Bacterial small signal recognition particle RNA from a Kiritimatiellales bacterium, 98 nucleotides, folded computationally. Its Rfam family is "Bacterial small signal recognition particle RNA". About the family: The signal recognition particle (SRP) is a universally conserved ribonucleoprotein involved in the co-translational targeting of proteins to membranes. The sequence was found by an Rfam model in a public genome assembly. NCBI's taxonomy places the organism under Bacteria, Pseudomonadati, Kiritimatiellota, Kiritimatiellia, Kiritimatiellales.
[in-house]
RNA sequence: GGUCGGCCUUCGGAUGACGAGACCGGGUGAACCCCGUCAGGGUCGGAAGGCAGCAGCGGUAAGCCAUGUUUUUCGGGUGUCUGAAAUCGCCGGACGGA
Numbered sequence: 001g002g003u004c005g006g007c008c009u010u011c012g013g014a015u016g017a018c019g020a021g022a023c024c025g026g027g028u029g030a031a032c033c034c035c036g037u038c039a040g041g042g043u044c045g046g047a048a049g050g051c052a053g054c055a056g057c058g059g060u061a062a063g064c065c066a067u068g069u070u071u072u073u074c075g076g077g078u079g080u081c082u083g084a085a086a087u088c089g090c091c092g093g094a095c096g097g098a
Stems, first nucleotide, its partner, number of pairs: 001095001003093005009085008018075005024068001026065003034059004042051003
């Protein structure tokens, strides 16, 4: 000195950890403008009964709360492996030269 290999750097793929979100499950959640059942009362009827329907009760929606792993989405100054790029730098092998 070129060359080969390793490290550093960059890009891609696979996979894991971490973080955030979604789905699912639990709880809570509507005076009335959601559903059901509708005491009382109201109303229609000669009556039998009917009608509308507040509270209450039950359920549910948006939302909210805590938690969980499975699945899933996204993220990067995250880990490992793998393929490639650039050769700026570092280390090493053999070869050649001075």